[in-house]
Molecule: FMN riboswitch aptamer (RFN element)
Organism: bovine gut metagenome
RNA sequence: CUUUCAAGGCAGGGUGCGAUUCCCUACCGGCGGUAUAGUCCGCAAGCCCUAAGGCUGAACCGGUGAGAUUCCGGUACCGACGGUAUAGUCCGGAUGAGAGAAAG
Numbered sequence: 001c002u003u004u005c006a007a008g009g010c011a012g013g014g015u016g017c018g019a020u021u022c023c024c025u026a027c028c029g030g031c032g033g034u035a036u037a038g039u040c041c042g043c044a045a046g047c048c049c050u051a052a053g054g055c056u057g058a059a060c061c062g063g064u065g066a067g068a069u070u071c072c073g074g075u076a077c078c079g080a081c082g083g084u085a086u087a088g089u090c091c092g093g094a095u096g097a098g099a100g101a102a103a104g
Base pairs, nucleotide, nucleotide: 001104002103003102004101005100012024013023014022026089027088028079029078030043031042032041033040038077039076046055047054048053059075060074061073062072063071081092082091083090
C1' cells in the first nucleotide's frame, strides 16, 4: 500500500383502542491491555461545536491462587440519537463509519 473481516438480544404473561416501548418475567454484551473483563485502564461508536475542541453508562461480597474488581459461587447494576404508547432488544440514518483483526 491492497484485499477481506470487524455487535448481540423481547421467548411467556398482564393492562390497554393501541405497547417486542408501560408492568412481571426473559434475553444480549464491540476493540486493545491485564490471570480469561459490558461495570478496572484505554479506544471506537454516539452526542455537542463552523472549527479548535469538549461531553460520554454501570460492581460489590465470598472462595481459589504467587497473581484475578477478569476465574468459581452469590447478589446487583448499565446501555447514543431520530421515529412510534415511554425502546439496550422493533424501524431508521446504516449496502454507513470504526477501534482493531487477518491475509498478501